[in-house]
RNA sequence: CUCAUCGAGAGCGGUGGAGGGACGGGCCCUACGAAGCCGCGGCAACCGAUGGUUCGGAAGAAUAUGAUGUUCUCGAGGACUGUGGCAGGUGCCAACUCCUGCGGAGGGAACUCCGAGAGAUGAG
Numbered sequence: 001c002u003c004a005u006c007g008a009g010a011g012c013g014g015u016g017g018a019g020g021g022a023c024g025g026g027c028c029c030u031a032c033g034a035a036g037c038c039g040c041g042g043c044a045a046c047c048g049a050u051g052g053u054u055c056g057g058a059a060g061a062a063u064a065u066g067a068u069g070u071u072c073u074c075g076a077g078g079a080c081u082g083u084g085g086c087a088g089g090u091g092c093c094a095a096c097u098c099c100u101g102c103g104g105a106g107g108g109a110a111c112u113c114c115g116a117g118a119g120a121u122g123a124g
Base pairs, nucleotide, nucleotide: 001124002123003122004121005120006119011040012039013038014037015036019029020028021027023101024100025099026098041093042092043091046089047088048086049083050082051081052080053079054078055077059073060072061071062070063069097118102115103114104113105112106111
């Protein structure tokens, strides 16, 4: 930089000591113990692995025809989908990505909705 996803899901103990929720504004969490680190547990299913259904390139063989073909073998790869008792690679386990920052629609307003941006994770 590109693509996909982001309204679901899943926490205890030890250590540590005051911060944390990306950033700004809010609003929250936190001495009934924050971040970080360690151990164990869990969630999910992006990649990998593996099974199923389906489509199916190339190659080889046989055979038919004026020609296109037909059949068989093999089967890269694509789509959908199952498996976490898959000792795999990541990720995650307060709050919708906690809400919002820009633009638009509706509304008297509160507010609601849509899109973008930013951010996060995975794959390349």